Description
This is a predicted structure of a 72-nucleotide RNA (transfer RNA) from Fibrobacter succinogenes subsp. succinogenes S85. The same sequence occurs in records of 37 taxa. The RNAcentral record of the sequence draws on ENA, GtRNAdb, MGnify and Rfam. A source record names the gene tRNA-Thr-GGT-1-1.
RNA sequence: GCCCAGGUAGCUCAGUGGUAGAGCACUUCCUUGGUAAGGAAGAGGUCUCGGGUCCGACUCCCGAUCUGGGCU
Numbered sequence: 001g002c003c004c005a006g007g008u009a010g011c012u013c014a015g016u017g018g019u020a021g022a023g024c025a026c027u028u029c030c031u032u033g034g035u036a037a038g039g040a041a042g043a044g045g046u047c048u049c050g051g052g053u054c055c056g057a058c059u060c061c062c063g064a065u066c067u068g069g070g071c072u
Stems, first nucleotide, its partner, number of pairs: 001071007010024004018055001026042005048064005
C1' cells in the first nucleotide's frame, strides 16, 4: 500500500429502512434473623466522525478514523 471483518448503555452483544433492545453491572423498594441469594420498579445511548440517497438511516452509498485479521 491492497483486501476482509468490526466500532450500538459501564461490560458482553442483538437490532439489515419506520420513534434503539437484552443479559450482567448500577440506583430505589419488597422479601429475609441477615446477605453478595430471590422479586418488582427505575436510571443510563448526539448508535466512532463527516457527507450523500430517501418522506424517513444504527441499517443503504462515499470518505475519514480506530481495532482485529490476511496479502505483498